[in-house]
Molecule: Bacterial RNase P class A
This record gives sequence, C1' cells and structure tokens, in this order.
RNA sequence: CGGGCUGGCCGGGCGACCGCGUGACCACCGCCGCGAGGCGACGGUCCCGAGGAAAGUCCGGGCUCCACAGAGCAGGGUGGUGGGUAACACCCACCCGGGGUGACUCGCGGGACAGUGCCACAGAGAACAGACCGCCGCGGAGGAUGGUCGAGCUUGUCGAGACCACCGAAGCGGUAAGGGUGAAACGGUGAGGUAAGAGCUCACCAGCUCCCGGGGUGACCCGGGAGGCUCGGCAAACCCCACCCGGAGCAAGACCAGACAGCGUGCGUUCGAGGGCGGCUCGUCCGAGUACGCGGGUAGGUCGCUGGAGGCUGACGGCAACGGCAGCCCUAGAUGGAUGGUCGCCCCUCGCAAGAGGACAGAACCCGGCUUACAGGCCAGCCCGUCCG
Repeated sequence: CGGGCUGGCCGGGCGACCGCGUGACCACCGCCGCGAGGCGACGGUCCCGAGGAAAGUCCGGGCUCCACAGAGCAGGGUGGUGGGUAACACCCACCCGGGGUGACUCGCGGGACAGUGCCACAGAGAACAGACCGCCGCGGAGGAUGGUCGAGCUUGUCGAGACCACCGAAGCGGUAAGGGUGAAACGGUGAGGUAAGAGCUCACCAGCUCCCGGGGUGACCCGGGAGGCUCGGCAAACCCCACCCGGAGCAAGACCAGACAGCGUGCGUUCGAGGGCGGCUCGUCCGAGUACGCGGGUAGGUCGCUGGAGGCUGACGGCAACGGCAGCCCUAGAUGGAUGGUCGCCCCUCGCAAGAGGACAGAACCCGGCUUACAGGCCAGCCCGUCCG
C1' cells in the first nucleotide's frame, strides 16, 4: 500500500425568533376556610424534555392483584462443560464437530442396543437389505468354423450322418468385487483364496465396544492393549432422561366523586354465617347478615408514575462475562397523548449551475436481553499478500 476478520462509537452542528409538555418561582384575580392555608383561571421568568433501536412484543425479571401446606399429575420450556446474573432461550471462557491459508466463523450440540414410527423422487433393492446389467456354475434349443471317421453315388475341390474341439437361447442356481440410481446401498487399500466372489482369511488404515495408565473442576484429551465387532439416518416424529416453570397483567391495582334496579342460589340469626386482633390453632370482641352468580349503572378525577438490578470516572479481583469499593452526576412522565416550526452560517449527498435533500424511525409502569430496520461517518486490535529498510 492492497485485501480481509473482529469489536466499540457517532448518527447532522451552532445561533436567533415563535410555539408545546412536566416542574419550580413571581405577579394578579376568583372561590373555600375563623385561621395557617387549599383549589382554580390568566400572564411572566427559569430548568429539563425520545432512541440505538423508543420497533417486533419473542424470551427473562421487578412491581401489582388473585390462588397456594407439601408432594405429585397434566401442560409448557430448556438441553456439550464450567462460570456470570435478579433471571433468561442472554453473556463469557473452554470442549467437540463443519468451514477458512489465516485473523476468525457456524452448530435446533442429551439419548436412535427402552419401545413405536418415518425415510419422498430415482432405483432391482431403503433396514433381520437387494440379483436390473455384469461375472460364475449347471444346463443345453440351436449355430456354423476346424479336424477325424464316413453310408452313398454321377468317383468329385461331391457328400447325408456320427464324434471331438468351439460358440451358445430358455430355464435353475451362486455371487454384493464392477456398472447404474440415490441425501444415504451395510467399512477402505492391497494380498491370499475361489467356479466366480465375499472380513471368508491376513497386513495396514478408519470406526465401534471393552480394559489399563496419565492429564483436566468438567465437557473431554493423550498413550497402550484386547475383540473381525463393521453396527445407516431422522428425536424441530411420538417418546425416554435430567433440570426449570402457579395464573393474569398498569385497562395490574388502590382511593374519591357521581350514577343505577333489582333478582336467584348456598350458608346463617344464642345449634352464630361473616368480620376485627392474630402466621395458624386456641382465645377474645363485634355480630345479622354474608358468599357466589345474573342483571343494571359509570367511561370523571387522584395515586400507581418514575431515583433506578441508574449513569460516568478511578483504582482493585477475575483470561473474560462480571463483581464489590470510592468519588461525582440527576436525566421525559404525557393521557385525543408534549418533545415542533421558520430563518442564517457551516457539514454531507445529488446536480454543469440554479437549486433540492438529510438513514431507520418516535416513549406510554420499569429494567436485562434477543431479533429486525438503518443514508453516511469515526476509532481500535488482529490476519493474509506485496514492496522498502
């Protein structure tokens, strides 16, 4: 310098004017209250005011209400190992397998000798395999070449027929070496062996099972030995194993105001339903209603509501994810739903210019993740190639 891998960050900037929302303060007015004060309307000043994904709502938690002795069934989820975390299907490190020269990357990564099931198309055959072609044995319809013998006669370069050698259709059987089909055809190479073949036998290699030694917390790895054992795939098919999971969601839920129409059933009124105290029982007090369902009414206000598993910096522990410590900072809270508009300068893109344009997209109880969308730009580390010193 060129090409590439991984991680992190920004995602228009500055200024002026006008406007919107929460909050604080000031002024004035109205209402309530004996008062301190409270509520409301209008005006002004100041602070703050969308995101890396606020999105999809796919996981996990906080929070709230309901349910709940424990355990189990059903149902759902997770799935190499060890860590991190509030938790996770997330993150980190490692193992195994695939890819890449490499940095690195991908894996829906427990079990297929517990059982059941499936394996499309093609192909002869697809799971206690399978003879389509080929090869081999038996078999011989038949063929015609060569040789030997040779009835016969027209005695010839004649010749029916027989035998031997050769080729060989049907049929019967052997064979999984070779061809062909397929995602997959029941180990690979070589030698022996055989009618032809075959782990049928042997050597080496690959895999599997078992045993021994060593390393590692572990997944697993390294080394040695034995057994011809050669066994297909699918569990995101049912299933088996281990572990985890109660349900619903801020329209949760609580309070105030207002509105409305009751009805049914169960249990009860000194044989005490239900409630208060209380974790429960006992006890004690209140006690005539109470529980559930149907029907009817309302769509107003307040709280929940934002300071939190919070952010930044520093040093420490840890390979890392992360953890604890110290210091500093405060940063939306709407509810027909604010966060915007105009102008000037600069930046970027398009265009000869005039000029046009500024990616994806916008909170709705709050966090941690994942996934998806995204114009353009910045930084760091590493790998490969080439050149120079």